[in-house]
RNA sequence: UCUCCGAAAUGGCAAACCGGCUGAAAGACCGGGACGCAAAGUGACGGACCUAAAGCAUCUGAAAAAGAUGCCAAGGUGGCCGCACCGCCGAA
Numbered sequence: 001u002c003u004c005c006g007a008a009a010u011g012g013c014a015a016a017c018c019g020g021c022u023g024a025a026a027g028a029c030c031g032g033g034a035c036g037c038a039a040a041g042u043g044a045c046g047g048a049c050c051u052a053a054a055g056c057a058u059c060u061g062a063a064a065a066a067g068a069u070g071c072c073a074a075g076g077u078g079g080c081c082g083c084a085c086c087g088c089c090g091a092a
Stems, first nucleotide, its partner, number of pairs: 005090002012037002017032004022027001035079001041085003045082003048077003055071006
């Protein structure tokens, strides 16, 4: 010095929940709040999971009205995992 690793220290992030805001929803964002996190930094490429507005199919219906059910991501989750990129500190 590098890799694995994760003691200490300096700092960092912020789950649930509450308020606001946005969205069809899932969810995002802002403020409060801390369950946790050594990548809980960044990226939806792969898997997984969440949602289903639009669309398609079927059914009800006089109906091109309306409704019900199913499928579906081009919407999401990096605080589910893999992968890619980048990075602070340095005890054993």